[in-house]
About this RNA:
c-di-AMP riboswitch aptamer (ydaO/yuaA leader) from Trujillonella endophytica, 160 nucleotides, folded computationally. The model forms 92% of the base pairs in the Rfam consensus. Rfam family: c-di-AMP riboswitch aptamer (ydaO/yuaA leader). Its family is annotated with cyclic-di-AMP binding and regulation of gene expression in the Gene Ontology. The literature on the family includes a 2004 paper in Proc Natl Acad Sci U S A by Barrick et al., "New RNA motifs suggest an expanded scope for riboswitches in bacterial genetic control". The source organism's lineage runs through Bacteria, Bacillati, Actinomycetota, Actinomycetes and Trujillonella. The prediction has a mean pLDDT of 76.
RNA sequence: GGCUGGACGCCGCCGAGUCGUGCCUGCCUUCGCGGGCGCGAGCCGGGGACCCACCGCAGUACUGGGGUGAAUCCCGCCGCCGAGCACUGCUCGGAGGUGGGUAGGGCGUCUUCCCUCCCGAACCCGUCAGCUAACUCGGUAGGCGGCCACGGAAGAAGUG
Numbered sequence: 001g002g003c004u005g006g007a008c009g010c011c012g013c014c015g016a017g018u019c020g021u022g023c024c025u026g027c028c029u030u031c032g033c034g035g036g037c038g039c040g041a042g043c044c045g046g047g048g049a050c051c052c053a054c055c056g057c058a059g060u061a062c063u064g065g066g067g068u069g070a071a072u073c074c075c076g077c078c079g080c081c082g083a084g085c086a087c088u089g090c091u092c093g094g095a096g097g098u099g100g101g102u103a104g105g106g107c108g109u110c111u112u113c114c115c116u117c118c119c120g121a122a123c124c125c126g127u128c129a130g131c132u133a134a135c136u137c138g139g140u141a142g143g144c145g146g147c148c149a150c151g152g153a154a155g156a157a158g159u160g
Stems, first nucleotide, its partner, number of pairs: 010146005018041010042140006052130001064128001065125004073101006080094006104119003108115001110155005
């Protein structure tokens, strides 16, 4: 000097997930920081009237229905299982693996537009819930990036 990793502080991103405070307690000389149990403010979500919506008839297939969330929907390929047929093969269905696209969503560190890139999951209720004033119940997590703060255009703000 370079690369990589960790810790603390600060800055920033997704997300509702932030702030204040009482008691107990750990560290500490103190300041202060952390943990446990609560309360309050803010933010978020569920249940819950009138009105409105749904609620009518017939047929087919299937078998619950609903919620949070951007996370829905469509197509292909691979082999496996099962069924049918005109049985060296074809068709249908099921679950698994793996690609492509898509409704929709996010970043680009003041804002908007363009554009590139990225996501397009997961979980919960438990046979039950449309909307919904009053009322009522619950949540306030988790994850990630940056020190060379660097996409383009326009407009702000600030500084010189």